[in-house]
RNA sequence: CCGUGCUAAGUGGGGCGCUAGGGGUGCCCUGAACCCGAAAUCCUCUCUAUGCGGGACUGAAUUCCCUGCCCGAGCGUGACAGCGGUCGGGUUUGCACCGGGCACGUGGUGUUGACGGCUGGGUCCUGCGCGGCGGGGUCUCGUGAAUCGGGUCAGGUCCGGAAGGAAGCAGCCCUAAGCGAAACACCUCGGGUGCCGCAGGAGCGCCUGGUCUGAGCCGGCGACCCGGGAGGCACCGGUCACUGCUCAUGCGACGGCAGGGUGCACGG
Numbered sequence: 001c002c003g004u005g006c007u008a009a010g011u012g013g014g015g016c017g018c019u020a021g022g023g024g025u026g027c028c029c030u031g032a033a034c035c036c037g038a039a040a041u042c043c044u045c046u047c048u049a050u051g052c053g054g055g056a057c058u059g060a061a062u063u064c065c066c067u068g069c070c071c072g073a074g075c076g077u078g079a080c081a082g083c084g085g086u087c088g089g090g091u092u093u094g095c096a097c098c099g100g101g102c103a104c105g106u107g108g109u110g111u112u113g114a115c116g117g118c119u120g121g122g123u124c125c126u127g128c129g130c131g132g133c134g135g136g137g138u139c140u141c142g143u144g145a146a147u148c149g150g151g152u153c154a155g156g157u158c159c160g161g162a163a164g165g166a167a168g169c170a171g172c173c174c175u176a177a178g179c180g181a182a183a184c185a186c187c188u189c190g191g192g193u194g195c196c197g198c199a200g201g202a203g204c205g206c207c208u209g210g211u212c213u214g215a216g217c218c219g220g221c222g223a224c225c226c227g228g229g230a231g232g233c234a235c236c237g238g239u240c241a242c243u244g245c246u247c248a249u250g251c252g253a254c255g256g257c258a259g260g261g262u263g264c265a266c267g268g
Stems, first nucleotide, its partner, number of pairs: 001268006009058003012030005020046005034055004064261007074251006080244003084240006093234003097228005104222003107218003116212008124201006130194002133190006140181004149174004157166003
C1' cells in the first nucleotide's frame, strides 16, 4: 500500500416548556433524516447525566469525532414605543359637565320705534246674570180600571093599579195612578260648563293697546371672568396582556470556510 472480516461510532439538529438538573415524550423552527414499543397524576438518568427496551443498515472516512470563524431561519430575556385593561394619584394646568356673570366677536331684534315712564285691558279671585249641557217636573198627544172611578146606560131586574121611579150588567164616551211618544215652551236642581255680560278685588309675573321719550335691547354660539364636585377625560405613577421594518443581549437550526483527531484481526 492492497484485499477480507470486525469494533468504536453514526443513521439528524436547535429553541421554548417541564425539571433541583441532564435527556425524551409535548409545542415551534430547520428541512429530508432506519424500523418497532412505552412515556404528563409522565418515561429514563445524575454533572463524563445529552434518553430507555428490541431489531436493521453503514462503518474507520466526502460519510465518525473535535476546535475556530462567517452567514443566520427561529426562539428567549431586557429596554423602548404603540394600543388596550386594571389600580392609585389628579381635579392646582387644559378639555368636558353644572351654576352665575360680562356684552368683546358673532347672531337675532329695533326709527314700520328699543329700554324706560304713565295709563287701559286680558290672564288670577269673588258675587250676580246670561248661554250651553245634563237630571227631574209641568205642559201636549196616545194608551190606560173584570169588581172596589165617572157619565150615558139598550135588554133584563125591582117598586107601583097606573103615571112614573130606583139600582144597574154589556156596549160607547171620559178620566186617576201608571206606561209610552215627541219637539217647542215653562219651572227647578247640578257642574273638571263658556273666545259671554255686569260689578268688585288682588297683582305687577306674563301677554296686549294707547301715549311720552328717542337708541338701544336679547343672550343662542364663541371669547373672557367667578364659583362647584364622594366626579369624567387629558395628564402622572404602578401593574398586566398584546403588538413591533425599533434597540441591546443570550441560545442558535440549515448552509459555507479553515484546521486537527480516530482503531483491531488475518492474508498478500

Bacterial large signal recognition particle RNA from an Acidimicrobiia bacterium, 268 nucleotides, folded computationally. The prediction has a mean pLDDT of 78. The RNAcentral record of the sequence draws on ENA. Rfam family: Bacterial large signal recognition particle RNA. Rfam classes the family as a non-coding RNA gene. The gene name in the source record is ffs.